[in-house]
RNA sequence: UGGCUCAGGAUGAACGCGAGCGGCAGGCCUAAUACAUGCAAGUCGCGGGGUAAGGCUCUUUCGGGAGCACACGACCGGCGCACGGGUGCGUAACGCGUAUGCAACCUACCUAUAACAAGGGGAUAGCCCGGGGAAACCCGGAUUAAUACCCUAUAAAGCAGGGGUACUGCAUGGUACUAUUUGCUAAAGUUGAGGCGGUUAUAGAUGGGCAUGCGUUAGAUUAGCUAGUUGGUACGGUAGUGGCGUACCAAGGCGACGAUCAGUAGGGGGCGUGAGAGCGUGAUCCCCCACACGGGUACUGAGACACGGACCCGACUCCUACGGGAGGCAGCAGUAAGGAAUAUUGGACAAUGCCCGGAAGGGUGAUCCAGCCAUUCCGCGUGGAGGAAGACGGCCUUAUGGGUUGUAAACUCCUUUUAGAUGGGAAGAAACCCUGGAUAUAUAUCUGGGCUGACGGUACCAUCAGAAUAAGCACCGGCUAACUCCGUGCCAGCAGCCGCGGUAAUACGGAGGGUGCAAGCGUUAUCCGGAAUCACUGGGUUUAAAGGGUGCGUAGGCGGUUAAAUAAGUCAGAGGUGAAAUGCUACAGCUUAACUGUAGAAUUGCCUUUGAUACUGUUUAACUUGAAUCGAGAUGAGGUAGGCGGAAUGUGACAAGUAGCGGUGAAAUGCAUAGAUAUGUCAUAGAAGGCCGAUUGCGAAGGCAGCUUACUAGGCUUAGAUUGACGCUGAGGCACGAAAGCGUGGGGAGCGAACAGGAUUAGAUACCCUGGUAGUCCACGCUGUAAACGAUGCUAACUCGUCGUGUGGAUCGUAGAUUUGCGCGGCCAAGGGAAACCGAUAAGUUAGCCACCUGGGGAAUACGUUCGCAAGAAUGAAACUCAAAGGAAUUGACGGGGGUCCGCACAAGCGGUGGAGCAUGUGGUUUAAUUCGAUGAUACGCGAGGGACCUUACCUGGGCUCGAAUGGUUAGUGCAACUGUGAGAAAUCACGGGUUCCUUCGGGACGCUAAUCAAGGUGCUGCAUGGUUGUCGUCAGCUCGUGCCGUGAGGUGUUGGGUUAAGUCCCGCAACGAGCGCAACCCCUGGGUUUAGUUACCAGCACGUAGAGGUGGGGACUCUAGACCGACUGCCGGCGUAAGCCGCGAGGAAGGUGGGGAUGACGUCAAAUCAUCAUGGCCUUUAUGUCCAGGGCUACACACGUGCUACAAUGGUCAGUACAGAGGGUAGCGAAGCCGCGAGGUGGAGCCAAUCUUUAAAAGCUGAUCGUAGUUCGGAUUGGAGUCUGCAACUCGACUCCAUGAAGUUGGAAUCGCUAGUAAUCGCGCAUCAGCCAUGGCGCGGUGAAUACGUUCCCGGACAUUGUACACACCGCCCGUCAAGCCAUGGGAGCUGAGGGUACCUGAAGAUGGUGACUUUACGGGGAGCUAUCUAAGGUAAA
Repeated sequence: UGGCUCAGGAUGAACGCGAGCGGCAGGCCUAAUACAUGCAAGUCGCGGGGUAAGGCUCUUUCGGGAGCACACGACCGGCGCACGGGUGCGUAACGCGUAUGCAACCUACCUAUAACAAGGGGAUAGCCCGGGGAAACCCGGAUUAAUACCCUAUAAAGCAGGGGUACUGCAUGGUACUAUUUGCUAAAGUUGAGGCGGUUAUAGAUGGGCAUGCGUUAGAUUAGCUAGUUGGUACGGUAGUGGCGUACCAAGGCGACGAUCAGUAGGGGGCGUGAGAGCGUGAUCCCCCACACGGGUACUGAGACACGGACCCGACUCCUACGGGAGGCAGCAGUAAGGAAUAUUGGACAAUGCCCGGAAGGGUGAUCCAGCCAUUCCGCGUGGAGGAAGACGGCCUUAUGGGUUGUAAACUCCUUUUAGAUGGGAAGAAACCCUGGAUAUAUAUCUGGGCUGACGGUACCAUCAGAAUAAGCACCGGCUAACUCCGUGCCAGCAGCCGCGGUAAUACGGAGGGUGCAAGCGUUAUCCGGAAUCACUGGGUUUAAAGGGUGCGUAGGCGGUUAAAUAAGUCAGAGGUGAAAUGCUACAGCUUAACUGUAGAAUUGCCUUUGAUACUGUUUAACUUGAAUCGAGAUGAGGUAGGCGGAAUGUGACAAGUAGCGGUGAAAUGCAUAGAUAUGUCAUAGAAGGCCGAUUGCGAAGGCAGCUUACUAGGCUUAGAUUGACGCUGAGGCACGAAAGCGUGGGGAGCGAACAGGAUUAGAUACCCUGGUAGUCCACGCUGUAAACGAUGCUAACUCGUCGUGUGGAUCGUAGAUUUGCGCGGCCAAGGGAAACCGAUAAGUUAGCCACCUGGGGAAUACGUUCGCAAGAAUGAAACUCAAAGGAAUUGACGGGGGUCCGCACAAGCGGUGGAGCAUGUGGUUUAAUUCGAUGAUACGCGAGGGACCUUACCUGGGCUCGAAUGGUUAGUGCAACUGUGAGAAAUCACGGGUUCCUUCGGGACGCUAAUCAAGGUGCUGCAUGGUUGUCGUCAGCUCGUGCCGUGAGGUGUUGGGUUAAGUCCCGCAACGAGCGCAACCCCUGGGUUUAGUUACCAGCACGUAGAGGUGGGGACUCUAGACCGACUGCCGGCGUAAGCCGCGAGGAAGGUGGGGAUGACGUCAAAUCAUCAUGGCCUUUAUGUCCAGGGCUACACACGUGCUACAAUGGUCAGUACAGAGGGUAGCGAAGCCGCGAGGUGGAGCCAAUCUUUAAAAGCUGAUCGUAGUUCGGAUUGGAGUCUGCAACUCGACUCCAUGAAGUUGGAAUCGCUAGUAAUCGCGCAUCAGCCAUGGCGCGGUGAAUACGUUCCCGGACAUUGUACACACCGCCCGUCAAGCCAUGGGAGCUGAGGGUACCUGAAGAUGGUGACUUUACGGGGAGCUAUCUAAGGUAAA
């Protein structure tokens, strides 16, 4: 940068757990699926004929009959049924919203005003009679009424037509008047006599109809659509305008400001959220629309193309006597189905409304109420006060204890909301009506009384008793408030994201505790928010996603200076509207609140009107600075076409010449005796342009380079002049556009995809080599892409400096300087930026326009479309999947990156290992066990500095269980210890003997017994740990404080230049200092001085011996062991600023840290060790503890490490002979002497050690012998005989003697150590230890080398630098194929369903026209019928 996720609010919700009460709301979001049953629209007798039922009266033969109107079924008639109620299918539309218009319209009932109601007529339901049918229902005959129907009259302010006058408008026009004219058209009664109705006209009110502006979803992978289509004329139709319909005429109309098409959707007031702008939504309530089983149609009527009307078609259901019929809950309840999911087949018309009626009244699933449901919102309660032994219990714990649950409980006192019981008990009701009264007469108005309650004996009130009737849910790793224990052990599970779980889980499950909310709490789903994450408010595009490859230019957007006009935008005032409800504010009513009422403000919008005129727009007039044109000049690889030239290469010919050439890391393929390569001359071909040449120049970009000619374009400078904003940008569009590629025709030297061969390699479809086709070149035509890059669109303005360069101008004092333009570059101030960096050539500050971006992958993909000959290009998704992907910079680590430096790292040397035999350790194998650990360097002669028993941890067998050991307490005891006998392998068991020491006599020590508290464990976890250790590495590093730099990680210091063994030191420096490391201080060793002088020493003196510091003595020497001195680049010379370096320097015993040791920074390797020790947790407790015997750790086909001895003559053997140092010694070292060939034995002097002893040092030196051999080398192995230690040498000790005499003749690949007293070689000692498997380890001295040119390479390390996609850090990361399974999507020969459109055929009901011989009391009339046109549905066909 950027996505994902969470915390908030909300819901017509659903689900899980749980549930005390009340109030107010709400309640099929899915199947506009199908519906049983009941109800939801009737009413009027004051319109009519009448009387089926009921009531009353009378009568009766009890069957019935008569009368009344206080009643009314069915029928005629009037009004209503177009409202109210439901639903959201369709609809992207004047459907809705808002505003306006109708000079183009209608309006029953209601109100007001005016006028009127005369005279006639014939029918038809009902009723009666008859008939058909299963039914629905239908038919015929006779007769009858009306406020039903018809005719005539009267008519104007009505309608239709003609004329006149006045006024007026936005066009057609409109309005008013007329003592102007013609024609047409009305009516109904009833009554209680008050009224109620009827007709005409005008006006009002109400309700509707029509038209228009603006607004109203997403897709361009839908770009063209349209024939009644657009307009006109005429006629028709309608309440009315209109292609609304028809005929004719014209050819229009719509569309990138998105037509058409396909998808989705009822719209609004509002509702949710949000700071707002917005985003989402359209339940309940209100307004509008649409629909009423699907589709079509009209009738009636004021109003319908009609939810509970009609007709027709279709689907479905039901009845049927099979001939025919009936039906439409998207009204209220209810049922089925669907679904995660949504209620009672309730009461009442008491209230509010509506319909009818004069009224009483009737009707009303509208409505008012009740029922169910925590579904939302609101309120209340489940008690209050006191109460610490801080109870019991639970949980935790460091566990005699403490903490917590917790004032919580118990207990004491108090209260009684709510629930329960008992009793009382509303408001909502006022009218109509009835009955009094008042007012001018009244039925009108006013005022009294009376009547009317579904809810409901409900709300509410009072009384009673009693804490009594009432708490859950989720969470507790971070986000996010809240922590512990147990269980589990990558299992079971959790999870919104990150992520938890692999034996110590605050993350799973349980518990205790806590936190949050609370009659609810969680989960799921959806919306807004957070998300400035589509950015109008309010984002970006060098590198994070994002600048089009470049230009020209259309539409569009934007646009210099001055003035005038106008007033469209803009601003202000006023008016209208913006329904109510909602929301906000205030007040008020329910005890409060939710809820409700009243008022106000608000409703940001639209329309009208009056003003203002700065800015924008428009028009007009002007201007010159933007832009362009003209003169002159210089400039350049700018472009196109032609001509010319040289070098090189290839080829050909000739000459000359001989064996190779060529090529590579090395080779081979290849060429060459048929004469190559190399050389010379001549000829020829194509391509490319050396030097100049550059951080150069030109061009819009791609790109452009030999010379020259022609044609042509551009920018620049300079001087004035001309035009007068002519400008900038630029969606579509057009043109240009490297390389490769394609087409046609040429050309083809070199190079060279493909291909072939040779190499390389594990392979090598590559890199290298030899060839070589297309191509590269030319002409014409396509393609249209590149990291087409400055990864940076174009234009304009403004904003410090400095250095260079190309090309012009000006000035001056002219190798040049100063200055002014246009370009090309470097470094920078400010500023910007995440940083890197940019910085007048901006990525700074602004303005205009265009293009593009919105997490990664899928995907530069698929499908569709366009372009292309093709290759392909352009446009360009989704499913699915992840929680990241990415940028810049930082610190490390790494690099078969580069630089500097170091180390026995290489090199130069010396000696080894690897081959042999043996020793020893390990692996493996074996075994009852071969105990365990250590495993690259950094395990493997390691733990172990010493396994026959013991050790010992392992195996087998036999025993013990408070235990083998240790400590504490109490009690007892002196039994014990010791010893004897027996059994046994022993442990042990059994039986005997035995009766300790001290004492202040109290007891104590020691031991035993018993009890008890602590057991014990070399069992597991070194990945829970402490401590200790290895390694990098004795490498020179690792850090801190303050300051400074950086948004930050971090940097600086610590880098740089020198120097050093060293971050050692010096110099420089935004650093200045400091710490841990380095060095020094410590020890040994090397020289000296001094002190001291025994056990060491002996020069001189003396004694003395065969000899001898043996003795006296000495303090000189050696030595011993204390103190001190000495070495510091101090001095000299050279170099250097210095540090320092160099010098066969001086001096010195020693010279540049003299040599060696001890000493190991921050850290790394989850390095090693639970078996040294300690320790958390776990495990075990007649055993995983403990005792004992025997066995094992010593096995043996084999593999490896470390060593010893050798292979010999620099040697072996024999003889003689010399010189150390450091150690050890009383359960010890052990002398002399003697014995034994020897190991050793005997012996026992001396010594607790400078005294004695171990003690022989060996190599060396001298002499002799062996003569290159499996030997006089080598010593393994084996046989025999012994010695020593030890209870005990069989498994399994060492040593000695005799005999035996193996391999081995210097060791493949590879590999180790060492730079001086070192390597090599020689022996000596010590620890452990009875002895010893020691050839190991640790020390000591003797003899004593060679080599280092050098840092290219190998290994390891240090520093700075560079790249990085690594950070578990290259043993990293990571790509692709494949196998199996799963998920999603695309393609797919095709198959199938649905929808929309087109054409044709057929065509119901109905409408319109024509006709109408039949019918009608109605006759200039109506109807049946017939017919033409249109049409729903159906069929066919191609897309």